[in-house]
Molecule: SAM riboswitch aptamer (S box leader)
Organism: Salimicrobium humidisoli
RNA sequence: AUCUUAUCAAGAGCGGUGGAGGAAUCUGGUCCUUUGAUCCCGCGGCAACCUGUUUGUAAAGAACAAGGUGCUCCUUCCAGCAGACACUUUCUGUCUGAAAGAUAAGAG
Numbered sequence: 001a002u003c004u005u006a007u008c009a010a011g012a013g014c015g016g017u018g019g020a021g022g023a024a025u026c027u028g029g030u031c032c033u034u035u036g037a038u039c040c041c042g043c044g045g046c047a048a049c050c051u052g053u054u055u056g057u058a059a060a061g062a063a064c065a066a067g068g069u070g071c072u073c074c075u076u077c078c079a080g081c082a083g084a085c086a087c088u089u090u091c092u093g094u095c096u097g098a099a100a101g102a103u104a105a106g107a108g
Base pairs, nucleotide, nucleotide: 002107003106004105005104006103007102008101013043014042015041016040021032022031023030026080027079028078029077044072045071046070049068050067051065052064053063054062055061076100081097082096083095084094085093086092
């Protein structure tokens, strides 16, 4: 790299470095950004997937902790593909699903 399963409308920011684009990719929209973003580093924080302890015959479940990860603007920022519905039609809107992506655990 690939495959499987689960989750993705909640939550959690300051400082330093650095100096131009960034919000995964393409298109459109929207937004952030020289009042210094994205990235990186330090510290703090959030959450509870794995893990540990307690309870439980066990499984499930629950409570607590925080060792391994992860995350810390905007719903995965929104749409794109398919279907249903609303609208006389177009435009558009709502909902569901898919695809792609992210994270965790496992497989190989």